Predicted 3D model of a 478-nucleotide part of an RNA (small-subunit ribosomal RNA, 3' major domain) from an uncultured Gammaproteobacteria bacterium. The coordinates come from a structure-prediction model, not an experiment, and the mean pLDDT is 84. The RNAcentral record of the full RNA draws on Greengenes.
Context: one part of a larger RNA
RNA sequence: UGACGGGGACCCGCACAAGCGGUGGAGCAUGUGGUUUAAUUGGAUGCAACGUGAAGAACCUUACCUGGUCUUGACUUCCUGCGAACUUUCUUGAAAUAGAUUGGUGCCUUCGGGAACGCAGUGACAGGUGAUGCAUGGCCGUGGUCAGCUCGGUUGUUGAGAUGUUGGGUUAAGUCCCGUAACGAGCGCAACCCCUAUCAUUAUUAGCCUGCUCAUCAUGGUGGGAAUUAUAAGGAGACUGCCGGUGAUAAACCGGAGGAAGGGGGGGAGGACGUCAAUUCAUCAUGGCCUUUACGACCAGGGAUACACACGUGUUCCAAUGGGAAGGACAAAGAGCCGGGAAGCCGCGAGGUGUAGAUAAUUUCAUAAACCUUUUUGUAGUCCGGAUUGGAGUCUGCAACUCGACUCCAGGAAGUGGGAAUCGUUGGUACUCGUAGAUCAGAAUGUUACGGUGAAUACGUUCCCCGGGUCUUGUACA
Numbered sequence: 001u002g003a004c005g006g007g008g009a010c011c012c013g014c015a016c017a018a019g020c021g022g023u024g025g026a027g028c029a030u031g032u033g034g035u036u037u038a039a040u041u042g043g044a045u046g047c048a049a050c051g052u053g054a055a056g057a058a059c060c061u062u063a064c065c066u067g068g069u070c071u072u073g074a075c076u077u078c079c080u081g082c083g084a085a086c087u088u089u090c091u092u093g094a095a096a097u098a099g100a101u102u103g104g105u106g107c108c109u110u111c112g113g114g115a116a117c118g119c120a121g122u123g124a125c126a127g128g129u130g131a132u133g134c135a136u137g138g139c140c141g142u143g144g145u146c147a148g149c150u151c152g153g154u155u156g157u158u159g160a161g162a163u164g165u166u167g168g169g170u171u172a173a174g175u176c177c178c179g180u181a182a183c184g185a186g187c188g189c190a191a192c193c194c195c196u197a198u199c200a201u202u203a204u205u206a207g208c209c210u211g212c213u214c215a216u217c218a219u220g221g222u223g224g225g226a227a228u229u230a231u232a233a234g235g236a237g238a239c240u241g242c243c244g245g246u247g248a249u250a251a252a253c254c255g256g257a258g259g260a261a262g263g264g265g266g267g268g269a270g271g272a273c274g275u276c277a278a279u280u281c282a283u284c285a286u287g288g289c290c291u292u293u294a295c296g297a298c299c300a301g302g303g304a305u306a307c308a309c310a311c312g313u314g315u316u317c318c319a320a321u322g323g324g325a326a327g328g329a330c331a332a333a334g335a336g337c338c339g340g341g342a343a344g345c346c347g348c349g350a351g352g353u354g355u356a357g358a359u360a361a362u363u364u365c366a367u368a369a370a371c372c373u374u375u376u377u378g379u380a381g382u383c384c385g386g387a388u389u390g391g392a393g394u395c396u397g398c399a400a401c402u403c404g405a406c407u408c409c410a411g412g413a414a415g416u417g418g419g420a421a422u423c424g425u426u427g428g429u430a431c432u433c434g435u436a437g438a439u440c441a442g443a444a445u446g447u448u449a450c451g452g453u454g455a456a457u458a459c460g461u462u463c464c465c466c467g468g469g470u471c472u473u474g475u476a477c478a
Stems, first nucleotide, its partner, number of pairs: 001478002003475003007472007015461002019425005026316008034307002043052001064302007073125001077124002079121005086103001089100003107114002127291002130289001132287001136285002138280001141276001148187005153163003167178003193268004198236002201233004208225002212223001214221001239262001242256005318418001322377007334365003344353003384415001389410007432452006
C1' cells in the first nucleotide's frame, strides 16, 4: 500500500421490512446430472452452467456409431496428356460407386494455341468440429451503470509511499459548494443520440370526414374539403427559470405557482482502470504439437428423442372472481412474390377447392382475447382438470417406424393449493389477457417484440440476512 475481521462510524440497493404473485407438491414440455448404449457427438458447472451456444436434430444439419467405399483426395494453386462443356437411356447396388450408351462441337485465335469446364497421371501439397482458451487475437460474461481509477506537479535520507482523491455540507453520482500544501488535467458520472408525453408551423395520399353535395339495405361509397385524427420533416417547451422557507450569504433541500410535463419527466442506447490464468482453438483467426491409404473424404442406416432415478427453467392445473353455450365491443406492433392468399363452394374439423386484389397507410395474414349481456352448472374428483390410450383422418416433405405438428370420435390418470426452503416485483409496474416476428419445407409451453385490463404496499433503515461504496482501526496475511 492492499486484502481480511463473527472491529467501529456513515451511506446505498426489492438487501431487509410492508404487500402482491410464484417456485418447491401433481401431469406435461424443455435443459442438465446419472445410468444405459455400438453410439447415446461435443462445449458451458456457485452467484455469473442447467428453455445456455441451438433464431428451431425425421434425411440433410452431424461433429457420434455400424456397415459399404476412396487415397493428390469433397475443397485451393501449379505441371503434363486427352476431351469443349453439357446431355439421353440402360445395367449393378441400400446408396456412394462401377460399367455401357445417345445427342452435341460452342467462344477467342497471330491457326501454334488459349479461356472456362471434365477425365486421367505425377508430386509439391490439400484436409482435420484432432489436443492445448494455462501459448494467443477477437468477441463476450461478471462485479456494476457500482462511483470509482489515474496522471502532470509537489513532497519523502527524490525509498516504500504520501498529497491532490482527506475534512464540513450536498447529490443518483470523485455531483456541486466551502475549507484546505496544494494547483491543474485525463478515463469514468452527467450532457450531446433514439423512442415516448404537450403544442403550433409546413405537407395531405393509399390515411381523415367538421361543415356542404349525391347515392344506398349499409359503408368516406361519390363530388368535394384541409377542420379533426393520423402520418413525417424542421421547431417550441423544463432551466430549480419564478415565489416562500431551511441552509454558511454557498452548494443544495422542502413547499408552492404556472404548466401537457417539475426538479434525472418515463424508457432505451451508452459499461472507466482493472478482477475472476472466468467463457470460447466447435463462429472466425492463429503459434507450436499431433494426424496423412487416415484423427481426411463419400454413402446408407442408426444415434443425439434411450430411462429405476436426482436437480434447474417453464407450462397446464387443482375450479364458481370458475367451466360450458349463445350474442355483442374495443388494440398495438409486425410480416408477405422461393411468399401472404380474400370472397364463394365442400368438409363436424384439421383442411381442400378457388383464384380476385395487393410489391402493401390501398391487398392478405386477421375473427384479438381477457371484457360485457343472457343462460346453464351447485361444491362433487364434478359439465373441474386434461395426461395417457384406442380408432379414424389432415398437412408438410423423396420419406413422418425409430422420431413431426394438427383435427375428429371414444376413453378419462395424477391433482382438492403444495414440507424445509426459495424467487420476482415500487406504477401504466406486478398479476392477468391475447397478437405478431425471427429461425423455418414441417415442427414452441422457448425467445424477441406488441398492445388490452390493471392493483396492493413501502412505518422506515432501530435490530437482523445478502451485496456494494467511503473514512477509520487491528493483523501471526500478500